[in-house]
The RNA shown here (transfer RNA) has 71 nucleotides and comes from a bacterium. Its mean pLDDT, the model's own confidence on a scale to 100, is 83. The RNAcentral record of the sequence draws on ENA. Its Rfam family is "tRNA". Rfam classes the family as a transfer RNA.
C1' cells in the first nucleotide's frame, strides 16, 4: 500500500427510508434499623464530513479509529 467487517446512552447489544429501544448501571422517591432485593419514576446515544431522497441511524462517496485477511 490494497481488500473486506465494524462503530447506537456508561457496558454489552437491537433497529429492513417515516416517534431511536431492551437489559445491566446511574439518579431520586417508596420499602428496611441499616444494606441487599424488589417496586414507581427520571436523566443519558446514532463516530466525522459530503451526496441521494419530501424525510437517512438505514442507501452512496470520503475520511477517521478498530478488527481481519494479502502483499
Nucleotide at each position: 500500500g490494497g481488500g473486506c467487517c465494524u462503530a447506537u446512552g456508561g457496558u454489552u447489544c437491537a433497529g429492513u427510508g417515516g416517534u431511536a429501544g431492551a437489559a445491566c448501571g446511574c439518579u431520586a422517591c417508596g420499602u428496611u434499623u441499616g444494606c441487599a432485593a424488589c417496586g414507581u419514576a427520571g436523566a443519558a446515544a446514532c463516530g466525522g464530513c459530503a451526496g441521494u431522497u419530501c424525510g437517512a441511524u438505514u442507501c452512496u462517496g470520503c475520511c477517521u479509529a478498530g478488527g481481519u485477511c494479502c502483499a